This is a predicted structure of a 200-nucleotide RNA (Lysine riboswitch aptamer).

RNA sequence: AACUACAGUAGAGGCGCAUUUUUUAUUAGUAAUCAUAUUGAUAUGUUCAGGCAUACGUGAUAUUUGAUAAAAGGAAAAAAUGCCGAAGAUAAAAACCCCUGUUGGUUUUUCAUCUGGUUGAUAAGUUAACAACUUAUUGACUGUCAUUUAGUUAUAGCGACUAUAAACGUGCUAUAAUUAUAUGGGGUGCUACUUGUGAA
Numbered sequence: 001a002a003c004u005a006c007a008g009u010a011g012a013g014g015c016g017c018a019u020u021u022u023u024u025a026u027u028a029g030u031a032a033u034c035a036u037a038u039u040g041a042u043a044u045g046u047u048c049a050g051g052c053a054u055a056c057g058u059g060a061u062a063u064u065u066g067a068u069a070a071a072a073g074g075a076a077a078a079a080a081u082g083c084c085g086a087a088g089a090u091a092a093a094a095a096c097c098c099c100u101g102u103u104g105g106u107u108u109u110u111c112a113u114c115u116g117g118u119u120g121a122u123a124a125g126u127u128a129a130c131a132a133c134u135u136a137u138u139g140a141c142u143g144u145c146a147u148u149u150a151g152u153u154a155u156a157g158c159g160a161c162u163a164u165a166a167a168c169g170u171g172c173u174a175u176a177a178u179u180a181u182a183u184g185g186g187g188u189g190c191u192a193c194u195u196g197u198g199a200a
Base pairs, nucleotide, nucleotide: 003198007194008193009192010191011190014084016083017082018081019080020079021078022077023076024075032068033067034066035065037063038062042055043054044053045052048101049100050099051098087115088114089113090112091110092109093108094107095106096105097104116142117141118140119139120138121137122136123135124134125133126132144185145184146183147182149180150179151178152177153176154175155174156173157172158171
């Protein structure tokens, strides 16, 4: 001193990610309520079993006809906000859903594990839905790093020609940048800067 560890700061990928608000379609002429006709003792509180509570022969429940008639979740568009493990999934723990067990659901937490991103197809799950989302498998595209091959540009060096010489152009080698091709890796990654562990 080239290079370079840990750490910190700032960035890049693109139909980029997530959240909120508004509008619209779907959900749906469905649920629910009321009335009518029949039935005649069960029904509700996530599934099932037991318990407890509530409603109920002044009619539970179910079906028919008619009237009125939604909403949430999910989706599309627009705007805003926060960002680039943005985010998603799985496992575990805690709390809640009347009590116990079982099953299921919602929220929160963990430097736990996996996934670079977008997109198509198939299967499974969720769902009203062949929309959308999640997971797995498999294609395509894309970003980044490393290596290979070829081209272009710049710098440095070398050789030859010319006249005793130099320059330009041409040729070769090395380094750097960039374009294309092929192979491979993965986000605690990649790029730049700061610091400075190490350092032929």

The coordinates come from a structure-prediction model, not an experiment, and the mean pLDDT is 77. The model forms 87% of the base pairs in the Rfam consensus.